[in-house]
This is a predicted structure of a 518-nucleotide part of an RNA (small-subunit ribosomal RNA, 5' domain) from a metagenome. Its mean pLDDT, the model's own confidence on a scale to 100, is 84. The full RNA is in RNAcentral, with records from SILVA.
Context: one part of a larger RNA
RNA sequence: GGAUGAACGCUAGCGGCAGGCCUAAUACAUGCAAGUCGAACGAGAUUAGUAGCAAUACUAUGAAAGUGGCGCACGGGUGCGUAACACGUAUGCAAUCUACCUUUAAUUGGAGCAUAGCCUCGAGAAAUCGGGAUUAAUACUCCAUAACAUUAUGAAAUGGCAUCAUUUUAUAAUUAAACCUCCGGGGAUUAAAGAUGAGCAUGCGCAACAUUAGCUAGUUGGUAAGGUAAUGGCUUACCAAGGCUACGAUGUUUAGGGGGUCUGAGAGGAUGAUCCCCCACACUGGUACUGAGACACGGACCAGACUCCUACGGGAGGCAGCAGUAGGGAAUAUUGGGCAAUGGAGGAAACUCUGACCCAGCCAUGCCGCGUGCAGGAUGACGGCCCUCUGGGUUGUAAACUGCUUUUAUACGGGAAGAAAAAAUGCUACGUGUAGCACAUUGACGGUACCGUAAGAAUAAGGAUCGGCUAACUCCGUGCCAGCAGCCGCGGUAAUACGGAGGAUCCAAGCGUUGUCC
Numbered sequence: 001g002g003a004u005g006a007a008c009g010c011u012a013g014c015g016g017c018a019g020g021c022c023u024a025a026u027a028c029a030u031g032c033a034a035g036u037c038g039a040a041c042g043a044g045a046u047u048a049g050u051a052g053c054a055a056u057a058c059u060a061u062g063a064a065a066g067u068g069g070c071g072c073a074c075g076g077g078u079g080c081g082u083a084a085c086a087c088g089u090a091u092g093c094a095a096u097c098u099a100c101c102u103u104u105a106a107u108u109g110g111a112g113c114a115u116a117g118c119c120u121c122g123a124g125a126a127a128u129c130g131g132g133a134u135u136a137a138u139a140c141u142c143c144a145u146a147a148c149a150u151u152a153u154g155a156a157a158u159g160g161c162a163u164c165a166u167u168u169u170a171u172a173a174u175u176a177a178a179c180c181u182c183c184g185g186g187g188a189u190u191a192a193a194g195a196u197g198a199g200c201a202u203g204c205g206c207a208a209c210a211u212u213a214g215c216u217a218g219u220u221g222g223u224a225a226g227g228u229a230a231u232g233g234c235u236u237a238c239c240a241a242g243g244c245u246a247c248g249a250u251g252u253u254u255a256g257g258g259g260g261u262c263u264g265a266g267a268g269g270a271u272g273a274u275c276c277c278c279c280a281c282a283c284u285g286g287u288a289c290u291g292a293g294a295c296a297c298g299g300a301c302c303a304g305a306c307u308c309c310u311a312c313g314g315g316a317g318g319c320a321g322c323a324g325u326a327g328g329g330a331a332u333a334u335u336g337g338g339c340a341a342u343g344g345a346g347g348a349a350a351c352u353c354u355g356a357c358c359c360a361g362c363c364a365u366g367c368c369g370c371g372u373g374c375a376g377g378a379u380g381a382c383g384g385c386c387c388u389c390u391g392g393g394u395u396g397u398a399a400a401c402u403g404c405u406u407u408u409a410u411a412c413g414g415g416a417a418g419a420a421a422a423a424a425u426g427c428u429a430c431g432u433g434u435a436g437c438a439c440a441u442u443g444a445c446g447g448u449a450c451c452g453u454a455a456g457a458a459u460a461a462g463g464a465u466c467g468g469c470u471a472a473c474u475c476c477g478u479g480c481c482a483g484c485a486g487c488c489g490c491g492g493u494a495a496u497a498c499g500g501a502g503g504a505u506c507c508a509a510g511c512g513u514u515g516u517c518c
Stems, first nucleotide, its partner, number of pairs: 001518004006514005013370006019363002021328001026326003030323003035070003040067002047060005077281003087205007096198002101194008109143004119132005149174011179186002207253003214244003219241008256278004260271004283304005306317004334360001336359003342356001343354004373404004383395005410454005418445001425438006462507005467488003473502005483490002
């Protein structure tokens, strides 16, 4: 000098864009953050209408709850752990899986048992649970059909990377489905391929300490079996005695990794906030279930610590989601608005949900931009300060005064883009569904940005420094005192170094100090 997720002191007019718990992965009141589908299913509260004297019947509407499907493994948070194939990069899988989506081929026949809900009885303070009766489905089960699927036994050809792979073919066995509909459509099953996502393996790179020198029994390898989507000591039995290590094993400490960021001419050094990719975690530890996918933040079970409720028998909970609270700390924001846009889940769609996201609020935390006027004006006014003191210098064109302008602020008026659609209606084209056109609808931000008009210099400057380094000097006070200080150092009676004043210098809505990095 540059930089900063900064803090502190003094000061402060505005706007745009960004950033905002670095500490206690401490504990959390309250609200919200994952639902959706009636075009899978039964049941049907309520409301309205029609008929009827009424009871009631019919039609429309379809709430709460339940079965079922898909989603909840995404999105969002944090950096505890991890020195590791975690990450980065480059390869491989002849050792693998992949819901939804796309393409292709084939199929969608028949039958049955239940169970939530509802009704009823009961237990319990509650959470919740039990018995009985009854009911549906795209829930569940069985049968049929079926191969290019799977398994077993054969044959042939081609190729390679060792185990082998691919193709063709023969025989036998096994295995599937679900319907709904507004009739337009939407689904279901099997197989093949693609896409996407994931898993596994390997080369190289990847912190400190040798005041850590030896470490290792599932340990290293083999055979067999189990297990997995899949290879493998992944697991087990048996057999062998191996495996790693001064090119640093093992141990201890520290640490999420990368793209990047800061600095530097570069080499390098430091760093890993915001944004993007990967990993790990979800009160602590463990376990599996469901599922295409989890060993699952707002799922389950067990143990533990803690908090809460209790009728003492027993129960409930997990903000490292968004706000917010307490605590810690030098220190870090609102218990805001909206789904209008983008994206996601469900749905045929309308639509619903979405603290993702888009916005607004707070903070000079940073970067950038703008303003606090401009021109003229000397008897160089008054006042202040200084001096060689009836005088002169400086503040200083500075002020007064004259003319001009109105950014900004204020008042009033106008007023966006961001919106493209989807759905509805109409028209046209082509096997009636798609495509195009027309029309119509939708804005949280926000009456915001922006524009115009009005009057008036009106609404707006501070901070640090002035001995040398280092730009900027005098007077007064003090008298090794009070104090200053980054280093050298200054102060003991003429202090340009302390304190005040006048003046000056440098930055400027900031200026200094402190911490950290180069």